[in-house]
RNA sequence: UCCCGAUAACGCCGUAUCCUUCGUGAGGGGGGGACGGAAAGCGACGGGUGCUGAAUAAAACAAAGCACAGCCGGGCUGCCGAA
Numbered sequence: 001u002c003c004c005g006a007u008a009a010c011g012c013c014g015u016a017u018c019c020u021u022c023g024u025g026a027g028g029g030g031g032g033g034a035c036g037g038a039a040a041g042c043g044a045c046g047g048g049u050g051c052u053g054a055a056u057a058a059a060a061c062a063a064a065g066c067a068c069a070g071c072c073g074g075g076c077u078g079c080c081g082a083a
Stems, first nucleotide, its partner, number of pairs: 004081002012037002017032006035070001041076002045073003048068005
């Protein structure tokens, strides 16, 4: 250095949900809060899921656009150092 991940150490992030705010919406921002996480850091590249599209009473529906990184895969970067 790489692989690896411990009843190690310093710490970190922040599920559900509540308040507020932006958005048609999925969902995003801020604050509270912790289910959990060794990348639960970054990033829409591939899949997947969701929203808009979507009407005429209702349901369903294409292209296209949008969203989700704590859905999976893969990419980049990072703390520590036992076996």
The RNA shown here (c-di-GMP-I riboswitch aptamer) has 83 nucleotides and comes from a Thermodesulfovibrionales bacterium. Taxonomically the source falls in Thermodesulfovibrionales (Bacteria, Pseudomonadati, Nitrospirota, Thermodesulfovibrionia). Model confidence (mean pLDDT): 86 of 100. Of the family's consensus pairs, 95% are formed in the model.